[in-house]
């Protein structure tokens, strides 16, 4: 200094142009003497940021932000 790859619910992770989901975790009912497990619901999200493009962007571009990974240079 070059090239690639993540950032999406607390966590782990789907979602490649019609506008956000799943597991685990929470929270409330159910069930049990009671806890667990089980079964129903239900909160939670500026999608890393900031432009662009598009009738519309989590998805396409471009810059920058972190994290990793390689490869190059000083020493």
């Nucleotide at each position: 200094g070059g090239g690639c790859g993540g950032c999406u619910a607390g966590c782990u992770c789907a979602g490649u142009g019609g506008a956000a989901g799943a597991g685990c975790g929470c929270u409330c009912g159910c069930c049990u003497c009671a806890c667990a497990c089980g079964c129903g619901a239900g909160a939670g999200g500026u999608c890393g940021u900031u432009g662009g493009u598009u009738c519309g962007a989590c998805c396409c571009c471009a810059a920058c932000g972190u994290c990793g990974c390689c490869c190059a240079c000083c020493a």
Transfer RNA from a Clostridia bacterium, 75 nucleotides, folded computationally. Its Rfam family is "tRNA". Gene Ontology term of the family: triplet codon-amino acid adaptor activity. Rfam classes the family as a transfer RNA. Its mean pLDDT, the model's own confidence on a scale to 100, is 82. NCBI's taxonomy places the organism under Bacteria, Bacillati, Bacillota, Clostridia.